[in-house]
């Protein structure tokens, strides 16, 4: 330099051809226990990497950029 893939909650990841942003784990509170852990219940936690465009409507489509990983030279 060329090509491919990836970027979503503290963390690991879903999100099925545009219409409510979710799961596991973790955190906090409660439940239970003599107490801790575990169990169970509930809550908080995301400008979906950034900008622009298409659209009534974008995490999703188009485009430009940033970062990461693998391959080729």
């Nucleotide at each position: 330099g060329c090509c491919u893939u990836c970027u979503u909650a503290g963390u690991g990841c879903a999100g099925u051809u545009g219409g409510c942003a979710g799961c596991g784990u973790g955190u906090c509170a409660g439940u239970c226990u003599u107490g801790u852990a575990a169990u169970c219940u509930g809550a908080a936690g995301a400008u979906c990497c950034u900008g622009a465009g298409c659209u009534c409507a974008a995490a999703u489509c188009u485009u430009a950029g940033a970062g990461a990983a693998a391959g080729c030279a």